[in-house]
RNA sequence: UAUGAGAGUUUGAUCCUGGCUCAGGAUGAACGCUGGCGGCGUGCCUAAUACAUGCAAGUCGAACGCUAAUCGUUAAACUGAAACUUCGGUGGAUUUUUAACAAUGGUUAGAGUGGCGAACGGGUGAGUAACACGUGGAUAACCUGCCUUUUAGCGGGGGAUAACUUUUGGAAACAGAAGCUAAUACCGCAUAACAAUGUCUUUUGCAUGAAAGAUAUUUGAAAGGAGCGUAUGCUCCACUAAAAGAUGGAUCCGCGGCGCAUUAGCUAGUUGGUGGGGUAAAGGCCUACCAAGGCGAUGAUGCGUAGCCGAGUUGAGAGACUGAUCGGCCACAUUGGGACUGAGACACGGCCCAAACUCCUACGGGAGGCUGCAGUAGGGAAUCUUCCACAAUGGACGCAAGUCUGAUGGAGCAACGCCGCGUGUGUGAUGAAGGCUUUCGGGUCGUAAAACACUGUUGUAUAGGAAGAACAGCUAAGAGAGGAAAUGCUUUUAGCCUGACGGUACUAUACCAGAAAGGGACGGCUAAAUACGUGCCAGCAGCCGCGGUAAUACGUAUGUCCCGAGCGUUAUCCGGAUUUAUUGGGCGUAAAGCGAGCGCAGACGGUUAGAUAAGUCUGAAGUGAAAGCCAACAGCUCAACUGUUGAAGGGCUUUGGAAACUGUUUAACUUGAGUGCAGUAGAGGCAAGUGGAACUCCAUGUGUAGCGGUGGAAUGCGUAGAUAUAUGGAAGAACACCAGUGGCGAAGGCGGCUUGCUGGGCUGUAACUGACGUUGAGGCUCGAAAGCGUGGGUAGCAAACAGGAUUAGAUACCCUGGUAGUCCACGCUGUAAACGAUGACAACUAGGUGUUGGGACCUUUCCGGGUUUCAGUGCCGGCGCUAACGCAAUAAGUUGUCCGCCUGGGGAGUACGACCGCAAGGUUGAAACUCAAAGGAAUUGACGGGGACCCGCACAAGCGGUGGAGCAUGUGGUUUAAUUCGAAGCAACGCGAAGAACCUUACCAGGUCUUGACAUCCCUUGAAGAUAUCAGAAAUGAUAUUGUUUUCUUCGGAAACAAGGUGACAGGUGGUGCAUGGUCGUCGUCAGCUCGUGUCGUGAGAUGUUGGGUUAAGUCCCGCAACGAGCGCAACCCUUAUGUUUAGUUGCCAGUAUUAAGUUAGGCACUCUAGACAGACUGCCGGUGACAAACCGGAGGAAGGUGGGGAUGACGUCAGAUCAUCAUGCCCCUUAUGACCUGGGCUACACACGUGCUACAAUGGCGCAAACAGCGAGCAGCGAACCGGUGACGGCAAGCGAAUCUCUAAAAAUGCGUCUCAGUUCGGAUUGUAGUCUGCAACUCGACUACAUGAAGUCGGAAUCGCUAGUAAUCGCGGAUCAGCACGCCGCGGUGAAUACGUUCCCGGGUCUUGUACACACCGCCCGUCACACCAUGAGAGUUUGCAACACCCAAAGCCGGUGGUCUAACCGCAAGGAGGAAGCCGUCUAAGGUGGGGCAGAUGAUUAGGGUGAAGUCGUAACAAGGUAGCCGUAGGAGAACCUGCGGCUGGAUCACCUCCUUU
Repeated sequence: UAUGAGAGUUUGAUCCUGGCUCAGGAUGAACGCUGGCGGCGUGCCUAAUACAUGCAAGUCGAACGCUAAUCGUUAAACUGAAACUUCGGUGGAUUUUUAACAAUGGUUAGAGUGGCGAACGGGUGAGUAACACGUGGAUAACCUGCCUUUUAGCGGGGGAUAACUUUUGGAAACAGAAGCUAAUACCGCAUAACAAUGUCUUUUGCAUGAAAGAUAUUUGAAAGGAGCGUAUGCUCCACUAAAAGAUGGAUCCGCGGCGCAUUAGCUAGUUGGUGGGGUAAAGGCCUACCAAGGCGAUGAUGCGUAGCCGAGUUGAGAGACUGAUCGGCCACAUUGGGACUGAGACACGGCCCAAACUCCUACGGGAGGCUGCAGUAGGGAAUCUUCCACAAUGGACGCAAGUCUGAUGGAGCAACGCCGCGUGUGUGAUGAAGGCUUUCGGGUCGUAAAACACUGUUGUAUAGGAAGAACAGCUAAGAGAGGAAAUGCUUUUAGCCUGACGGUACUAUACCAGAAAGGGACGGCUAAAUACGUGCCAGCAGCCGCGGUAAUACGUAUGUCCCGAGCGUUAUCCGGAUUUAUUGGGCGUAAAGCGAGCGCAGACGGUUAGAUAAGUCUGAAGUGAAAGCCAACAGCUCAACUGUUGAAGGGCUUUGGAAACUGUUUAACUUGAGUGCAGUAGAGGCAAGUGGAACUCCAUGUGUAGCGGUGGAAUGCGUAGAUAUAUGGAAGAACACCAGUGGCGAAGGCGGCUUGCUGGGCUGUAACUGACGUUGAGGCUCGAAAGCGUGGGUAGCAAACAGGAUUAGAUACCCUGGUAGUCCACGCUGUAAACGAUGACAACUAGGUGUUGGGACCUUUCCGGGUUUCAGUGCCGGCGCUAACGCAAUAAGUUGUCCGCCUGGGGAGUACGACCGCAAGGUUGAAACUCAAAGGAAUUGACGGGGACCCGCACAAGCGGUGGAGCAUGUGGUUUAAUUCGAAGCAACGCGAAGAACCUUACCAGGUCUUGACAUCCCUUGAAGAUAUCAGAAAUGAUAUUGUUUUCUUCGGAAACAAGGUGACAGGUGGUGCAUGGUCGUCGUCAGCUCGUGUCGUGAGAUGUUGGGUUAAGUCCCGCAACGAGCGCAACCCUUAUGUUUAGUUGCCAGUAUUAAGUUAGGCACUCUAGACAGACUGCCGGUGACAAACCGGAGGAAGGUGGGGAUGACGUCAGAUCAUCAUGCCCCUUAUGACCUGGGCUACACACGUGCUACAAUGGCGCAAACAGCGAGCAGCGAACCGGUGACGGCAAGCGAAUCUCUAAAAAUGCGUCUCAGUUCGGAUUGUAGUCUGCAACUCGACUACAUGAAGUCGGAAUCGCUAGUAAUCGCGGAUCAGCACGCCGCGGUGAAUACGUUCCCGGGUCUUGUACACACCGCCCGUCACACCAUGAGAGUUUGCAACACCCAAAGCCGGUGGUCUAACCGCAAGGAGGAAGCCGUCUAAGGUGGGGCAGAUGAUUAGGGUGAAGUCGUAACAAGGUAGCCGUAGGAGAACCUGCGGCUGGAUCACCUCCUUU
């Protein structure tokens, strides 16, 4: 100095594992909406596609000749301007021509010869996986034009050629012939060693070599150009040779950086050697011969992809991704091949050839290459001006001036990026208008606006106006060295001159708030919410997810939040992701230990000492380009941007040092490992032999009718004699007891006995070896069961198969048979839940207790016992670990070494490919597509055709019913104009309804009303009402008569009432009980439901509340990490049962009197009434029990163990019921879904169900007689007594607002009589007639009475209900509703039983425990076929395209090699000719092209296979509970389908029992 953040989503909840998603940053970006200015950057990522047009490389006359133009002086001739003029002219500028001179001059232009440059600069990234790049080395194996330094030179000759002229061919491009000419063009000769080559000597290096010396041979040049000159020369630029330097290049090497092994073998110039060739240079670089090598699991070869780096982005870092702009390197220049020139190229704007394409053409032939700058077309989501200038920087040429320069400097376009600025500032509350919202009060936009005051960045206008300029050159004046001098060279000062940008930056003045704000979001993550619309529609969505009528999630509006000239979206990369984990993960159950062993390579490795210095540590040197990043400072007003300095640059190389550790090496050691010796246990393995029991079969005897089998049966066997039993025999397979969480083995696995062969372990000892060890990719071996091949064998069992059952079906479970197979030999297969779901080895880390095999010690007469140790094998448990469960010296603890394996679920252990196999199949092993989860452990519930305990009229034991009949009543259904609506298992159905003829009434038909039947407000009027008549079904309407309101008053008026009118509104039994309140039902009067604090657990949660007893009870006691508390239980309340006391009227009457009578006097003792109180508490006794709680029995008592009954209903469940009691949100109707009226309907009727009544009779019916209650009700009422009626009832009428009067007679019972078992003297339905009562009104549609009629029914199938004592059963009485109507409902009393052994079973409930894949909670979850739609994939007769090779054919241009004849200026030669050269021809190599058979990859393909996805399809129910046959794994067979069955294995199986072991006391 720098330095690391998480969140959402699996569940009812929790912890974990694990994926998906988000918040951040970045970009050469694109798209949508929007857009004021400036600075600095950036701008074809796609088609290395095709290109119109212009420009991008020229320059030098101080190398050379030529052509054209132009320029000087003098003279002559011609021409005759301006100006002047007396108009006659003067004048002589100017034009043209010629001649002479200086000198074959100067300047400009053109092509050409010649020199240098064109190999730089600029572009692009196709190819390339390579010494291409990066980094560090090597060259004793090399080259280097221009430049710098140094040395030595620069003599003397020769022959041509272009241009040019003439000419030929051609459309053109261009080509040819003849002739002339120059050079710094070209060619010989001379000159030379410090150069080259050969030889020798000396020195040196590890070495191929190097240096020095000697000697021999060989090799060069331009008498050039310019300036000066005192003309002998000097200076400058060139040139030649050489030695160095610098720069640039070339080659070689170490190391480093992509994917695929479903690419494992590759290689013939290949690997090496020798000779030769070739190159600037080493080398198979090339060639001839020889040898047979070289590379590769440390990944060769092949395929795919890719320019590499400095760096950029991100990240805490390590890393990951990228390779635009800038810089370094490489490669390429339409595609492919080739060389030439040159210092340098195999050459972007050069050449030749081949191919494709485009253009010109006279058809004969030619031309071209924007991946330079602009620009065009095309492609694409997408990327700019056919601009200015060489002023600066740089480059080429030149002595220089200068010319050229699409390099470069600038401007233009584009919000493409980064940075900066602005769109105003202050004051301003009637909190304006308006918008939105509202609980209607208000709130909010909001000091925001308006208004007032101010400022002028930017803008507009005007004026001024830079820096970037330094050079070079020229002029003038000096200085210095050298020189004879001059020119020149170097240098100083002064002056002149050069700006594309650009009148730009900047400055000043004036003017106006004027010209300048949007985008996204607002359910959570994530800052920010309301209204309306919509109604699983339209739509949203990054993930979770919103939307089905009250959407903060869609659309709009308002408001708010975030950012701001931008904001969002999309794409891509990094991060978060410790989600590939080096830093920094895991593998018992979540994904993950190979089935087991042996073992090559590899990795790791005991103790001591020495050596070494590869690793390691440390010092120094070199390098690590610049830019970038970082730090400091500085320059543009700041910043972005830029400059200067520093730091850093993990690395590589060289070198000095250290020596602990690792490595290497030497010498030793014994403790690891092994050997020996002495013992020892064992179902270890292989082979041979042998034994008994049992099953089956055969034979024989005895014997007779069944056997067998099951839940129950049947198939099957049996009178031809079974089964049973006895004897004898045969055959095969397996070995009871012993037997044991005992033994052995690496695992699979191994069990009668004996023998033989054989492997390993353990103990003891310490003689031997002396680290010989551990692990182990590939490799090799073993490897249950099933299965396969060949040959045997076959008793039992038993896939397949057959039959019988079960069943809706039953391809199953059950039964009877039964073949492969199971067994043996030999061979194959190579897999299992091959499991301890736990790799091997080694070390360390509390204990306790069993057991197996050894050893030592102590004790012991014997049996035995104790202590300890080694090796196994179990259980419990502490630390520690773990997500938890759990593991815990046999680790899942703490460590080390090595190997194997994992990275979301499905698709899938599938497809393709490869290997193995006789086959079945095994090993290796993907992708597309799809989902947001899948999963582990534990928790709370719920559930189980799991378990334990307990309770309840739950069953059982009883009594009486229902279900059958008739009737009543409710419901369903049907019908109807309407049969109003609701209630629906228990928990709807004599329910709402405690009472539908009208009303009620909500329904239907018809007739009416529209501010309304009802409420408030406003205006006008003053009525309204009553009576009568008429019309009408009534509502209503009409007419007539009557009536002209009331209260208060401050006399203004106000209020009330009524009518008419107006609009706000009324009204709705219309919808939604799934928007709600309230109320209620139900589990259930079941004993439960919770909390505080504490404790335990990471947590959900647990504990308490569980346990042992007990209770009606979570009632109480004891124990206990719990201690307390609350709501429930109980009690407190009411009633009833006993007593005392108080009070006696309307009650009562013992005694006194009295009466017909408690009638009256009297009394309050009794009954009774209704106030107060007492009483019951397991209090007492005995027993049981833990000495507790409590239970059992008893006493006393009116009552005994909550005395009986009632009221009382915890937390909650059922979206339980009710919008039609009421209230209420929202929606809907408004001359109607509101309101009024009449009539009808709710009372219908083939039928089905529920609840009741009455019965079926003798425990009865009928008749007669005569007893005994209680609760209650009563004024529009109860109504006595009396009279009438057969009666319902009527008449009259006393009493009573009631302990007084009335309803009010209680009935059953009891006694007597009769009936005598029958459809009856039972039963009373139905019907007829006649009546009574209520009421406007009894037709639809009331109740009752009398007479007559006299149905079904003779005790009720399956099934089902109530009840445990004053109960059931039975008998009557009262009340509410109500005009009337009760078999219903709510109460009251009378009479008054039976039974309960008991908790196995049914139902319901409670507690504990167990399993779970359930949590909408078993009415749960969930599997597979089939059918339909869509999607991706595999196979597929084939079809088609591309790529890289191979073989052969043909072979351009070209280098190289050969070459008869031909041609040929320089040199040699007197000449002939020679040397040398050229074309031609031939040969090797070879691009393109052709043919061929293979390889690899892609596309497509009738058909086909499985897979995935999809609100409501079909068939079953395989799995989850013991899932109803426990499940699963491997294998084989079978079957519509899940699946079933056989064999072997596993527990990741519930329950019960036994055995063994363990724990506690």
Molecule: small-subunit ribosomal RNA
Organism: Leuconostocaceae bacterium 92788a